Molecule: transfer RNA
Organism: Candidatus Omnitrophota bacterium
């Protein structure tokens, strides 16, 4: 070269199969509670969903290239 498996807010996963516009926990930040801190409670803030191109009325999701990590085998 060949086969598999991931890439999605700061960290870690879901969500693709069955397309309708992105959620969970953990941080973050204010605010509440507290003598204070933690806990615990509300609320915010922060995503070209790896890149690009096609299909659609609409793409994370379907398709084709193509970049990177991870693993097998040689």
């Nucleotide at each position: 070269c060949g086969c598999g498996g991931g890439g999605u807010g700061g960290a870690g996963c879901a969500g693709u199969c069955u397309g309708g516009a992105a959620g969970c926990u953990c941080g973050u930040c204010a605010g509440g509670c507290u003598c204070a801190u933690a806990a615990c409670c509300u609320g915010g803030a922060g995503g070209u969903c790896g890149c690009a191109a096609g299909u659609u009325c609409a793409a994370a999701u379907c398709u084709u290239g193509c970049c990177c990590c991870c693993g097998c085998a040689a």